[in-house]
Context: one part of a larger RNA
RNA sequence: UGACGGGGGCCUGCACAAGCGGUGGAGCAUGUGGUUUAAUUCGAAGCAACGCGCAGAACCUUACCAGCCUUUGACAUCCUAGGACGGCUUCUGGAGACAGAUUCCUUCCCUUCGGGGACCUAGUGACAGGUGCUGCAUGGCUGUCGUCAGCUCGUGUCGUGAGAUGUUGGGUUAAGUCCCGCAACGAGCGCAACCCUCGCCCUUAGUUACCAUCAUUUAGUUGGGUACUCUAGGGGAACUGCCGGUGAUAAGCCGGAGGAAGGUGGGGAUGACGUCAAGUCCUCAUGGCCCUUAUGGGCUGGGCUACACACGUGCUACAAUGGCGGUGACAGUGGGUUGCGACCCCGCGAGGGUGAGCUAAUCCCCAAAAACCGUCUCAGUUCGGAUUGUUCUCUGCAACUCGAGAGCAUGAAGUCGGAAUCGCUAGUAAUCGCGUAUCAGCAUGACGCGGUGAAUACGUUCCCGGGCCU
Repeated sequence: UGACGGGGGCCUGCACAAGCGGUGGAGCAUGUGGUUUAAUUCGAAGCAACGCGCAGAACCUUACCAGCCUUUGACAUCCUAGGACGGCUUCUGGAGACAGAUUCCUUCCCUUCGGGGACCUAGUGACAGGUGCUGCAUGGCUGUCGUCAGCUCGUGUCGUGAGAUGUUGGGUUAAGUCCCGCAACGAGCGCAACCCUCGCCCUUAGUUACCAUCAUUUAGUUGGGUACUCUAGGGGAACUGCCGGUGAUAAGCCGGAGGAAGGUGGGGAUGACGUCAAGUCCUCAUGGCCCUUAUGGGCUGGGCUACACACGUGCUACAAUGGCGGUGACAGUGGGUUGCGACCCCGCGAGGGUGAGCUAAUCCCCAAAAACCGUCUCAGUUCGGAUUGUUCUCUGCAACUCGAGAGCAUGAAGUCGGAAUCGCUAGUAAUCGCGUAUCAGCAUGACGCGGUGAAUACGUUCCCGGGCCU
RNA backbone atom coordinates (compact mmCIF):
# COMPACT_ATOMS: atom_id res chain seq x y z
C1' U A 1 0.00 0.00 0.00
C1' G A 2 -3.39 -3.89 -0.19
C1' A A 3 -6.08 -8.23 1.33
C1' C A 4 -8.53 -10.55 5.33
C1' G A 5 -11.53 -10.51 10.46
C1' G A 6 -17.44 -15.28 13.61
C1' G A 7 -14.02 -5.79 14.39
C1' G A 8 -16.98 -1.08 14.03
C1' G A 9 -19.94 2.75 11.16
C1' C A 10 -22.79 4.08 6.60
C1' C A 11 -25.09 2.22 2.06
C1' U A 12 -26.91 -1.23 -1.66
C1' G A 13 -28.90 -5.77 -4.64
C1' C A 14 -35.42 -10.67 -5.52
C1' A A 15 -29.79 -10.83 -0.56
C1' C A 16 -33.37 -11.68 3.47
C1' A A 17 -38.39 -10.64 4.79
C1' A A 18 -43.78 -10.30 2.56
C1' G A 19 -46.05 -13.01 -1.50
C1' C A 20 -46.89 -16.22 -6.08
C1' G A 21 -45.17 -20.38 -8.72
C1' G A 22 -41.73 -24.32 -8.83
C1' U A 23 -37.36 -28.13 -8.07
C1' G A 24 -36.21 -32.21 -4.49
C1' G A 25 -41.06 -37.70 -4.53
C1' A A 26 -43.59 -40.26 -9.93
C1' G A 27 -43.16 -41.39 -15.42
C1' C A 28 -40.63 -39.65 -19.57
C1' A A 29 -37.02 -36.28 -22.37
C1' U A 30 -32.12 -34.41 -22.24
C1' G A 31 -26.93 -33.52 -20.37
C1' U A 32 -23.18 -35.42 -16.92
C1' G A 33 -20.67 -38.92 -13.52
C1' G A 34 -19.89 -44.00 -12.97
C1' U A 35 -19.86 -48.74 -15.00
C1' U A 36 -19.72 -51.53 -19.41
C1' U A 37 -17.66 -51.89 -24.28
C1' A A 38 -13.73 -53.50 -29.99
C1' A A 39 -15.30 -48.30 -29.67
C1' U A 40 -18.95 -46.21 -26.31
C1' U A 41 -14.50 -39.66 -30.14
C1' C A 42 -13.04 -35.07 -27.65
C1' G A 43 -13.61 -30.80 -24.64
C1' A A 44 -16.46 -28.13 -20.43
C1' A A 45 -15.85 -29.11 -13.59
C1' G A 46 -18.33 -24.54 -7.32
C1' C A 47 -20.84 -19.84 -8.29
C1' A A 48 -19.02 -18.81 -13.84
C1' A A 49 -19.19 -27.60 -16.13
C1' C A 50 -23.80 -30.72 -16.48
C1' G A 51 -31.16 -29.11 -22.78
C1' C A 52 -22.94 -26.56 -22.39
C1' G A 53 -19.53 -26.61 -27.68
C1' C A 54 -24.15 -29.81 -30.67
C1' A A 55 -28.87 -23.74 -34.76
C1' G A 56 -30.79 -30.59 -34.80
C1' A A 57 -25.14 -38.39 -34.52
C1' A A 58 -29.85 -43.64 -39.25
C1' C A 59 -25.40 -43.03 -43.96
C1' C A 60 -22.88 -38.32 -44.21
C1' U A 61 -21.64 -35.38 -40.05
C1' U A 62 -17.38 -38.27 -37.22
C1' A A 63 -12.84 -36.69 -34.85
C1' C A 64 -13.86 -43.26 -32.07
C1' C A 65 -13.69 -49.00 -33.15
C1' A A 66 -13.26 -53.48 -36.53
C1' G A 67 -12.14 -54.94 -41.31
C1' C A 68 -10.72 -53.90 -46.54
C1' C A 69 -7.62 -50.67 -49.40
C1' U A 70 -3.97 -46.43 -50.44
C1' U A 71 1.20 -43.75 -50.24
C1' U A 72 3.75 -36.91 -53.72
C1' G A 73 -1.24 -38.53 -51.52
C1' A A 74 -8.52 -35.91 -50.87
C1' C A 75 -5.91 -30.39 -51.16
C1' A A 76 -1.33 -26.34 -52.76
C1' U A 77 3.31 -24.81 -55.51
C1' C A 78 7.55 -26.30 -58.51
C1' C A 79 10.15 -30.03 -62.22
C1' U A 80 10.11 -34.06 -66.28
C1' A A 81 7.34 -37.02 -69.93
C1' G A 82 2.84 -38.02 -72.42
C1' G A 83 -2.13 -36.62 -73.51
C1' A A 84 -7.05 -32.52 -74.61
C1' C A 85 -10.22 -32.84 -70.78
C1' G A 86 -14.93 -34.42 -70.11
C1' G A 87 -19.94 -36.61 -70.46
C1' C A 88 -23.23 -40.95 -71.26
C1' U A 89 -24.34 -46.57 -71.48
C1' U A 90 -23.52 -51.62 -70.25
C1' C A 91 -21.01 -55.84 -68.02
C1' U A 92 -17.65 -58.64 -64.42
C1' G A 93 -15.34 -59.18 -59.30
C1' G A 94 -16.21 -56.78 -54.63
C1' A A 95 -19.51 -54.85 -48.60
C1' G A 96 -17.77 -50.58 -50.83
C1' A A 97 -13.51 -47.86 -51.87
C1' C A 98 -11.41 -49.82 -55.99
C1' A A 99 -9.86 -52.98 -60.12
C1' G A 100 -10.88 -54.86 -65.15
C1' A A 101 -13.65 -54.74 -69.75
C1' U A 102 -17.05 -51.87 -73.02
C1' U A 103 -20.86 -48.63 -76.48
C1' C A 104 -21.66 -43.72 -78.10
C1' C A 105 -20.76 -38.24 -78.21
C1' U A 106 -16.84 -34.66 -77.98
C1' U A 107 -11.37 -33.46 -79.31
C1' C A 108 -9.94 -26.80 -75.04
C1' C A 109 -8.39 -21.26 -75.18
C1' C A 110 -4.75 -17.43 -76.86
C1' U A 111 -0.78 -17.14 -80.53
C1' U A 112 4.12 -13.09 -83.28
C1' C A 113 3.33 -20.43 -84.86
C1' G A 114 8.73 -20.11 -81.22
C1' G A 115 5.43 -20.89 -77.44
C1' G A 116 2.11 -19.63 -73.30
C1' G A 117 -2.48 -20.70 -70.16
C1' A A 118 -6.12 -24.05 -67.93
C1' C A 119 -7.07 -29.53 -67.29
C1' C A 120 -5.83 -34.99 -66.95
C1' U A 121 -2.41 -39.29 -66.41
C1' A A 122 2.45 -41.33 -65.00
C1' G A 123 7.20 -40.37 -62.42
C1' U A 124 10.87 -37.96 -59.10
C1' G A 125 11.81 -35.35 -54.83
C1' A A 126 11.27 -30.77 -52.42
C1' C A 127 6.81 -30.97 -49.84
C1' A A 128 1.55 -31.75 -48.65
C1' G A 129 -1.42 -33.63 -44.52
C1' G A 130 -2.43 -34.39 -38.89
C1' U A 131 -9.81 -32.65 -34.81
C1' G A 132 -1.75 -35.48 -32.74
C1' C A 133 0.53 -32.80 -27.58
C1' U A 134 1.20 -28.22 -24.93
C1' G A 135 -4.79 -22.69 -23.58
C1' C A 136 1.05 -23.19 -17.98
C1' A A 137 4.62 -20.64 -24.89
C1' U A 138 0.58 -17.35 -27.67
C1' G A 139 -2.99 -14.10 -30.93
C1' G A 140 -8.06 -13.62 -31.43
C1' C A 141 -12.69 -14.47 -29.11
C1' U A 142 -15.50 -15.48 -24.55
C1' G A 143 -17.16 -16.23 -19.32
C1' U A 144 -16.93 -13.97 -14.35
C1' C A 145 -16.85 -10.31 -10.30
C1' G A 146 -20.54 -6.47 -12.60
C1' U A 147 -23.73 -2.20 -15.69
C1' C A 148 -20.70 -2.94 -9.53
C1' A A 149 -18.89 2.70 -9.28
C1' G A 150 -14.97 2.48 -9.44
C1' C A 151 -9.56 2.81 -11.80
C1' U A 152 -5.80 6.29 -12.82
C1' C A 153 -2.64 10.52 -14.65
C1' G A 154 -0.04 15.65 -15.04
C1' U A 155 1.67 19.62 -12.13
C1' G A 156 1.95 21.25 -7.12
C1' U A 157 2.39 20.21 -1.83
C1' C A 158 3.76 16.72 2.33
C1' G A 159 7.11 12.51 3.62
C1' U A 160 14.48 10.31 4.24
C1' G A 161 11.51 6.64 1.70
C1' A A 162 7.71 3.09 0.34
C1' G A 163 3.95 6.42 -0.52
C1' A A 164 0.18 10.17 0.79
C1' U A 165 -2.81 14.25 -0.91
C1' G A 166 -6.27 14.97 -5.01
C1' U A 167 -10.37 10.32 -4.62
C1' U A 168 -10.88 12.04 2.49
C1' G A 169 -14.94 15.31 5.21
C1' G A 170 -20.70 17.56 5.54
C1' G A 171 -25.04 16.75 2.51
C1' U A 172 -27.11 14.31 -1.92
C1' U A 173 -27.68 10.68 -5.98
C1' A A 174 -29.05 4.87 -9.53
C1' A A 175 -23.93 6.78 -10.07
C1' G A 176 -16.27 9.45 -8.01
C1' U A 177 -24.16 12.14 -9.73
C1' C A 178 -24.08 17.00 -8.11
C1' C A 179 -23.33 20.94 -4.21
C1' C A 180 -20.39 22.93 -0.14
C1' G A 181 -15.77 22.70 2.33
C1' C A 182 -10.58 21.52 2.00
C1' A A 183 -2.87 21.92 -0.21
C1' A A 184 -4.54 21.17 -3.70
C1' C A 185 -5.56 22.69 -9.05
C1' G A 186 -6.84 20.30 -13.39
C1' A A 187 -7.37 16.01 -16.70
C1' G A 188 -8.30 10.84 -18.71
C1' C A 189 -10.87 5.78 -18.82
C1' G A 190 -15.62 4.49 -16.69
C1' C A 191 -21.26 6.94 -14.92
C1' A A 192 -24.77 9.91 -17.60
C1' A A 193 -25.96 11.71 -22.48
C1' C A 194 -25.36 10.88 -27.79
C1' C A 195 -27.61 5.19 -30.75
C1' C A 196 -31.99 1.53 -31.47
C1' U A 197 -36.99 0.33 -29.89
C1' C A 198 -42.05 0.91 -27.38
C1' G A 199 -45.61 4.77 -25.54
C1' C A 200 -48.39 10.68 -27.46
C1' C A 201 -48.97 14.38 -31.34
C1' C A 202 -48.01 16.83 -36.13
C1' U A 203 -46.48 16.37 -41.11
C1' U A 204 -45.14 13.87 -46.04
C1' A A 205 -46.80 9.61 -48.98
C1' G A 206 -51.47 6.20 -50.18
C1' U A 207 -50.41 0.35 -52.79
C1' U A 208 -50.69 -4.73 -51.92
C1' A A 209 -53.00 -1.06 -46.44
C1' C A 210 -57.74 1.50 -44.70
C1' C A 211 -63.48 2.68 -45.51
C1' A A 212 -66.31 8.06 -42.46
C1' U A 213 -69.34 10.01 -46.56
C1' C A 214 -71.98 8.30 -51.99
C1' A A 215 -73.19 4.17 -55.04
C1' U A 216 -72.31 -1.34 -55.43
C1' U A 217 -71.29 -6.51 -53.53
C1' U A 218 -71.97 -13.01 -50.69
C1' A A 219 -67.33 -10.40 -49.54
C1' G A 220 -63.44 -3.23 -49.21
C1' U A 221 -65.84 -6.98 -53.93
C1' U A 222 -65.88 -2.80 -57.61
C1' G A 223 -66.16 2.56 -58.63
C1' G A 224 -64.59 6.45 -55.56
C1' G A 225 -61.86 8.66 -51.43
C1' U A 226 -56.83 9.20 -48.18
C1' A A 227 -60.53 11.43 -43.37
C1' C A 228 -59.58 7.05 -39.76
C1' U A 229 -56.40 2.49 -39.04
C1' C A 230 -51.82 1.02 -40.65
C1' U A 231 -47.17 1.21 -43.03
C1' A A 232 -42.23 4.14 -43.07
C1' G A 233 -39.49 8.78 -43.72
C1' G A 234 -39.14 13.70 -41.28
C1' G A 235 -40.22 16.70 -37.02
C1' G A 236 -42.23 18.01 -32.05
C1' A A 237 -42.65 16.53 -26.98
C1' A A 238 -40.00 15.88 -20.50
C1' C A 239 -36.13 20.03 -18.85
C1' U A 240 -37.25 19.25 -11.70
C1' G A 241 -39.43 23.66 -16.89
C1' C A 242 -43.99 25.72 -13.28
C1' C A 243 -46.36 26.12 -7.98
C1' G A 244 -46.00 24.98 -2.60
C1' G A 245 -43.12 22.81 1.38
C1' U A 246 -38.26 21.35 3.15
C1' G A 247 -32.95 22.02 2.98
C1' A A 248 -27.46 25.74 4.18
C1' U A 249 -29.78 31.11 0.44
C1' A A 250 -26.73 25.01 -2.43
C1' A A 251 -27.14 20.25 -4.63
C1' G A 252 -31.33 17.83 -3.89
C1' C A 253 -35.83 15.62 -1.60
C1' C A 254 -41.45 15.55 -0.74
C1' G A 255 -46.30 17.00 -2.51
C1' G A 256 -49.18 19.30 -6.50
C1' A A 257 -50.70 21.28 -11.39
C1' G A 258 -50.71 20.54 -16.45
C1' G A 259 -49.57 16.28 -19.56
C1' A A 260 -49.87 10.44 -23.73
C1' A A 261 -45.69 10.16 -20.63
C1' G A 262 -42.60 12.97 -14.39
C1' G A 263 -38.33 13.09 -12.08
C1' U A 264 -33.20 7.63 -15.43
C1' G A 265 -40.94 7.16 -18.71
C1' G A 266 -40.38 1.09 -20.08
C1' G A 267 -36.89 -2.19 -22.75
C1' G A 268 -32.23 -2.98 -25.54
C1' A A 269 -27.26 -2.18 -27.32
C1' U A 270 -23.11 -0.37 -24.70
C1' G A 271 -19.03 -4.01 -19.86
C1' A A 272 -13.48 1.06 -17.00
C1' C A 273 -8.32 -0.49 -14.55
C1' G A 274 -8.10 -5.31 -13.46
C1' U A 275 -9.15 -10.67 -11.10
C1' C A 276 -9.56 -16.08 -11.81
C1' A A 277 -1.67 -18.98 -15.27
C1' A A 278 -10.68 -18.97 -15.73
C1' G A 279 -12.29 -21.32 -20.98
C1' U A 280 -10.98 -22.41 -25.99
C1' C A 281 -4.33 -25.27 -29.99
C1' C A 282 -11.57 -29.55 -31.84
C1' U A 283 -13.99 -22.39 -35.30
C1' C A 284 -9.73 -19.78 -36.98
C1' A A 285 -4.50 -18.19 -36.63
C1' U A 286 0.21 -19.51 -34.48
C1' G A 287 5.71 -20.80 -31.54
C1' G A 288 7.74 -25.39 -29.92
C1' C A 289 7.43 -30.80 -29.84
C1' C A 290 5.75 -35.34 -32.22
C1' C A 291 3.82 -38.81 -36.76
C1' U A 292 5.43 -39.21 -42.26
C1' U A 293 3.72 -46.89 -46.37
C1' A A 294 1.26 -43.37 -40.83
C1' U A 295 -0.86 -40.27 -35.47
C1' G A 296 -1.93 -38.80 -43.16
C1' G A 297 -6.00 -40.46 -47.01
C1' G A 298 -10.43 -43.56 -49.02
C1' C A 299 -14.45 -47.08 -48.00
C1' U A 300 -18.15 -50.61 -45.67
C1' G A 301 -20.19 -51.91 -41.14
C1' G A 302 -20.48 -50.68 -36.05
C1' G A 303 -20.17 -46.84 -32.10
C1' C A 304 -21.18 -41.63 -30.16
C1' U A 305 -28.31 -44.07 -28.78
C1' A A 306 -24.87 -49.33 -24.05
C1' C A 307 -27.28 -49.51 -18.27
C1' A A 308 -27.09 -52.22 -11.55
C1' C A 309 -26.79 -47.02 -10.29
C1' A A 310 -25.95 -41.33 -8.78
C1' C A 311 -26.65 -35.97 -9.93
C1' G A 312 -28.20 -31.44 -12.91
C1' U A 313 -31.87 -29.14 -16.34
C1' G A 314 -36.71 -29.74 -18.34
C1' C A 315 -41.68 -31.82 -20.06
C1' U A 316 -46.28 -34.33 -18.50
C1' A A 317 -49.19 -35.25 -14.38
C1' C A 318 -51.46 -36.42 -9.76
C1' A A 319 -57.42 -33.49 -11.38
C1' A A 320 -63.78 -30.39 -10.70
C1' U A 321 -60.39 -22.98 -11.05
C1' G A 322 -60.80 -29.98 -13.92
C1' G A 323 -61.57 -34.05 -17.96
C1' C A 324 -64.63 -35.12 -22.27
C1' G A 325 -68.26 -33.83 -26.28
C1' G A 326 -70.62 -29.93 -29.05
C1' U A 327 -71.23 -24.69 -30.66
C1' G A 328 -67.89 -21.26 -32.06
C1' A A 329 -64.81 -15.89 -31.50
C1' C A 330 -60.17 -12.83 -31.14
C1' A A 331 -53.30 -12.07 -32.32
C1' G A 332 -48.33 -10.88 -33.27
C1' U A 333 -43.26 -11.99 -34.66
C1' G A 334 -41.65 -14.45 -38.73
C1' G A 335 -41.11 -17.88 -43.18
C1' G A 336 -42.11 -19.34 -48.38
C1' U A 337 -40.00 -21.02 -55.80
C1' U A 338 -35.78 -27.95 -55.35
C1' G A 339 -40.64 -23.45 -51.60
C1' C A 340 -45.52 -22.05 -48.95
C1' G A 341 -49.49 -24.67 -50.69
C1' A A 342 -55.70 -22.57 -50.58
C1' C A 343 -60.57 -24.63 -52.43
C1' C A 344 -62.51 -29.45 -53.64
C1' C A 345 -62.35 -34.97 -53.32
C1' C A 346 -60.69 -39.69 -50.65
C1' G A 347 -59.22 -41.61 -45.66
C1' C A 348 -61.49 -42.63 -38.46
C1' G A 349 -56.53 -40.36 -38.62
C1' A A 350 -51.30 -39.46 -39.68
C1' G A 351 -51.83 -38.48 -44.66
C1' G A 352 -52.98 -38.98 -50.04
C1' G A 353 -54.98 -37.02 -54.96
C1' U A 354 -55.72 -32.68 -57.78
C1' G A 355 -53.50 -28.16 -57.90
C1' A A 356 -55.79 -22.06 -57.70
C1' G A 357 -52.71 -18.19 -56.09
C1' C A 358 -48.01 -16.29 -54.58
C1' U A 359 -40.56 -14.30 -55.92
C1' A A 360 -45.54 -11.82 -51.42
C1' A A 361 -48.62 -5.23 -46.71
C1' U A 362 -51.62 -8.82 -52.75
C1' C A 363 -51.39 -15.68 -52.23
C1' C A 364 -50.24 -19.45 -48.48
C1' C A 365 -48.40 -21.32 -43.71
C1' C A 366 -52.45 -19.52 -39.35
C1' A A 367 -53.94 -19.95 -33.15
C1' A A 368 -54.85 -21.88 -28.22
C1' A A 369 -56.35 -20.76 -23.52
C1' A A 370 -61.03 -17.65 -22.93
C1' A A 371 -66.70 -17.73 -23.84
C1' C A 372 -71.60 -20.57 -24.25
C1' C A 373 -74.37 -25.43 -23.91
C1' G A 374 -74.28 -30.52 -22.21
C1' U A 375 -72.11 -34.49 -19.36
C1' C A 376 -68.92 -36.75 -15.50
C1' U A 377 -69.51 -36.24 -9.05
C1' C A 378 -64.33 -37.47 -5.91
C1' A A 379 -63.01 -42.83 -7.66
C1' G A 380 -56.44 -44.63 -9.06
C1' U A 381 -61.87 -42.44 -11.82
C1' U A 382 -64.58 -40.36 -18.32
C1' C A 383 -57.78 -38.20 -13.76
C1' G A 384 -52.98 -39.65 -15.64
C1' G A 385 -50.68 -41.24 -19.77
C1' A A 386 -45.70 -44.58 -19.33
C1' U A 387 -45.15 -49.41 -21.31
C1' U A 388 -46.38 -53.20 -24.70
C1' G A 389 -49.01 -55.65 -28.99
C1' U A 390 -50.77 -54.73 -33.83
C1' U A 391 -52.10 -52.17 -38.45
C1' C A 392 -50.60 -47.99 -41.06
C1' U A 393 -48.46 -42.87 -42.79
C1' C A 394 -44.25 -39.68 -44.12
C1' U A 395 -39.08 -38.40 -45.18
C1' G A 396 -35.01 -40.68 -47.23
C1' C A 397 -30.25 -45.21 -51.53
C1' A A 398 -31.59 -47.10 -46.64
C1' A A 399 -35.66 -46.33 -40.48
C1' C A 400 -32.59 -53.74 -37.68
C1' U A 401 -29.03 -51.63 -34.30
C1' C A 402 -31.28 -46.06 -34.18
C1' G A 403 -36.39 -41.40 -36.97
C1' A A 404 -41.00 -38.80 -36.40
C1' G A 405 -46.25 -39.35 -36.66
C1' A A 406 -51.51 -41.83 -36.87
C1' G A 407 -55.53 -45.62 -35.66
C1' C A 408 -57.17 -49.68 -32.50
C1' A A 409 -56.07 -52.37 -28.10
C1' U A 410 -53.15 -52.15 -23.41
C1' G A 411 -53.58 -48.83 -19.49
C1' A A 412 -47.80 -48.57 -15.20
C1' A A 413 -46.02 -45.04 -11.47
C1' G A 414 -48.39 -41.00 -9.60
C1' U A 415 -53.55 -38.69 -4.56
C1' C A 416 -48.98 -32.33 -4.43
C1' G A 417 -43.62 -34.64 -2.76
C1' G A 418 -38.14 -35.34 3.58
C1' A A 419 -33.82 -32.56 4.60
C1' A A 420 -32.89 -28.93 1.41
C1' U A 421 -33.31 -25.54 -2.71
C1' C A 422 -34.68 -22.06 -7.29
C1' G A 423 -37.17 -18.02 -10.12
C1' C A 424 -39.91 -13.57 -10.07
C1' U A 425 -41.38 -6.47 -8.05
C1' A A 426 -45.86 -5.32 -13.54
C1' G A 427 -47.96 -6.05 -18.63
C1' U A 428 -43.63 -8.89 -14.36
C1' A A 429 -44.82 -14.03 -12.20
C1' A A 430 -48.23 -17.68 -13.59
C1' U A 431 -50.83 -19.64 -17.73
C1' C A 432 -52.14 -20.33 -23.32
C1' G A 433 -50.81 -21.19 -27.95
C1' C A 434 -47.82 -19.38 -32.47
C1' G A 435 -43.26 -18.54 -35.38
C1' U A 436 -38.06 -19.07 -36.78
C1' A A 437 -32.91 -20.98 -37.20
C1' U A 438 -30.61 -25.79 -37.70
C1' C A 439 -33.08 -29.28 -41.01
C1' A A 440 -34.49 -34.60 -46.49
C1' G A 441 -36.79 -36.27 -41.87
C1' C A 442 -36.56 -35.50 -36.43
C1' A A 443 -37.52 -30.07 -30.65
C1' U A 444 -40.27 -31.36 -23.98
C1' G A 445 -34.11 -27.59 -26.18
C1' A A 446 -32.64 -22.50 -27.99
C1' C A 447 -34.09 -17.73 -29.86
C1' G A 448 -38.32 -14.75 -30.65
C1' C A 449 -43.87 -13.46 -30.82
C1' G A 450 -48.39 -12.22 -29.19
C1' G A 451 -53.38 -13.76 -25.91
C1' U A 452 -55.24 -13.93 -20.64
C1' G A 453 -53.13 -11.72 -16.47
C1' A A 454 -52.14 -11.64 -10.40
C1' A A 455 -50.20 -11.41 -5.11
C1' U A 456 -46.70 -8.90 -1.99
C1' A A 457 -42.64 -5.52 -0.21
C1' C A 458 -43.70 -3.67 7.57
C1' G A 459 -38.74 -3.29 7.12
C1' U A 460 -32.87 -4.11 6.98
C1' U A 461 -32.06 -7.83 13.01
C1' C A 462 -30.32 -12.12 10.33
C1' C A 463 -28.11 -15.42 5.44
C1' C A 464 -25.38 -14.32 0.60
C1' G A 465 -22.87 -10.81 -2.95
C1' G A 466 -21.01 -5.82 -3.51
C1' G A 467 -19.37 -0.40 -2.47
C1' C A 468 -17.13 3.70 0.88
C1' C A 469 -14.66 5.18 5.62
C1' U A 470 -12.10 3.29 9.82
Annotation: A computed fold for a 470-nucleotide part of an RNA from an uncultured prokaryote, annotated as small-subunit ribosomal RNA, 3' major domain. The coordinates come from a structure-prediction model, not an experiment, and the mean pLDDT is 84. The full RNA is in RNAcentral, with records from ENA. Its Rfam family is "Bacterial small subunit ribosomal RNA".